[in-house]
Small-subunit ribosomal RNA, 3' major domain from an uncultured prokaryote, 479 nucleotides, folded computationally. The coordinates come from a structure-prediction model, not an experiment, and the mean pLDDT is 83.

Context: one part of a larger RNA
């Protein structure tokens, strides 16, 4: 000085409480222990590992297992000889392929003829290694935490370690500010400058406007208009505790009000201070050591990474009638699109084919949004709820759906009637409900992640308790 206490004061946080919806029970999906397996490749393990590395495992991917090859090597540069095309390409034969062996076409460029380049083949250095060590490391993350902290110079106190400043009273989301004070002053953190969304005002218009005018197969559809509004996206303005009254130490700030499109940080992101966990990661990349070196390299086929008694995590869909089903009717926003998105038309119940129009895209396409609103039906029932399983017949994509794709129609209907002890999320446009887009991506095992809008609550006395986390104090046989 710091940790630590089931000491103490004081103060925050969806931390309790108040309140909604879940999770633990069923199916089913996804990860993980186990277990099995010839291999089920690795790693990630309270919190901060388990829909995590995986924003795409039929083959590649692939690092793992089996079985076949290869051995200057699948990939770099050199040396040294040799060739000129042995390279490349086509057949043939063997094989599962790599890949072996024979055959044919080709028969390099430049030159000062001495050689250069360039491709091969052979030699030699040396490639390779997702071998090991994250407890040699670098970089990057993750956590306490967006918490409100952590130092520093000089000055003064103390032999010293250090203290002081950073305590005190007040405030504040904040070490935020004010007042005080042997301190003054600085730094990195806070704020705040940045992007977004919310009000406008100005330019500026192949979206939007009949506003006034002609045409109209009645759609801003066409011709025209930059006039108004929406909108796009450039720039400007607005919020500053600026104004009024009150509490307060004549502070700083709280509190009620006007006005305003917004009020006391106006939502939201973006940003993460010294430092902790010898936290993660040598398999993302980078590197020190150490290992392999006809094999722990490397090529190829098929297999496994999907195995299944069982055990946890994270989801989805459901147990119905604020519902299912059927017809009919309406309103989004982010975005993506050229070996792409595909309109319309036409086949097929469908999935999905045929044909093609028109967009390099505010001008066309993905597009239908669903929940909603209208009528109709079912009538409490393992059902006209629920949809697993499982047969049969398609259907796309890709060389190839057997292990092991999705999707689609016909049949088949499981479990399940709110779920024990337990336990999580969430405080406003938020829980919650409802769809819609994107990344990877031939396809997809996505119910996953990441945006994006449509509906759209209910609580919160309060801080004694549990968690966690700040100041200040006090004990300690702990460092």
């Nucleotide at each position: 000085u710091g940790a630590c206490g089931g000491g103490g004061g004081c103060c925050c946080g969806c931390a309790c409480a108040a309140g909604c919806g879940g999770u633990g029970g069923a199916g089913c999906a996804u990860g993980u222990g186990g277990u099995u397996u010839a291999a089920u490749u690795c790693g990630a393990u309270g919190c901060a590992a388990c829909g995590c590395g995986a924003a795409g495992a039929a083959c590649c991917u692939u690092a793992c297992c089996u079985g076949g090859g290869c051995u200057u090597g699948a990939c770099a540069u050199g040396u040294a000889c040799g060739u000129g095309a042995a390279a490349c390409u086509c057949c043939a034969u063997g094989g599962a392929a790599a890949c072996a062996u024979g055959g044919a076409g080709c028969c390099c460029u430049c030159u000062u003829c001495g050689g250069a380049g360039c491709a091969c083949g052979u030699u030699c250095a040396c490639a390779g290694g997702u071998g090991c060590u994250g407890c040699a490391u670098g970089g990057c993350u993750g956590u306490c935490g967006u918490c409100a902290g952590c130092u520093c110079g000089u000055g003064u106190c103390g032999u010293g370690a250090g203290a002081u400043g950073u305590u005190g009273g007040g405030u504040u989301a904040a070490g935020u500010c004010c007042c005080g004070c042997a301190a003054c002053g600085a730094g990195c953190g806070c704020a705040a400058c940045c992007c977004u969304c919310g009000c406008u005002c100005c330019c500026a218009g192949u979206u939007a406007c009949c506003a006034g005018c002609g045409g109209u197969u009645c759609g801003g559809c066409c011709g025209g208009g930059g006039a108004c509004c929406u909108c796009u996206g450039g720039g400007g303005g607005g919020a500053c505790u600026g104004c009024c009254g009150g509490u307060g130490u004549c502070a700083a700030a709280c509190c009620g009000g006007a006005g305003g499109a917004a009020g006391g940080u106006g939502g939201g992101g973006a940003u993460g201070a010294c430092g902790u966990c010898a936290a993660g990661u040598c398999a993302g990349c980078a590197u020190g050591g150490c290992c392999c070196u006809u094999a722990c390299g490397u090529c190829c086929a098929g297999g496994g990474c999907u195995a299944c008694a069982c055990a946890c995590g994270u989801g989805c869909u459901a147990c119905a009638a604020u519902g299912g089903c059927c017809g009919g009717u309406a309103c989004a926003a982010c975005g993506c699109g050229c070996u792409g998105c595909g309109a319309a038309c036409u086949c097929g119940c469908g999935a999905g084919g045929g044909u093609a129009a028109g967009c390099c895209a505010a001008u066309c396409g993905c597009u239908a949004a669903a929940a909603g609103c209208c009528g109709g039906u079912c009538u409490a029932a393992g059902u006209u709820c629920g949809g697993a399983u499982u047969g049969c017949a398609g259907u796309c994509u890709g060389u190839a759906a057997c292990u092991c794709g999705a999707c689609u129609g016909c049949a088949u209907g499981a479990a399940g009637u709110c779920g024990g002890a337990a336990u999580c999320g969430c405080u406003a446009g938020u829980a919650a409900u409802c769809g819609c887009g994107g990344a990877u991506c031939a396809g997809c095992u996505a119910c996953g992640c990441u945006g994006c809008g449509g509906u759209g609550a209910a609580u919160a006395c309060g801080u004694u308790c549990c968690c966690g986390g700040g100041c200040c104090u006090u004990g300690u046989a702990c460092a």
Rfam family: Bacterial small subunit ribosomal RNA.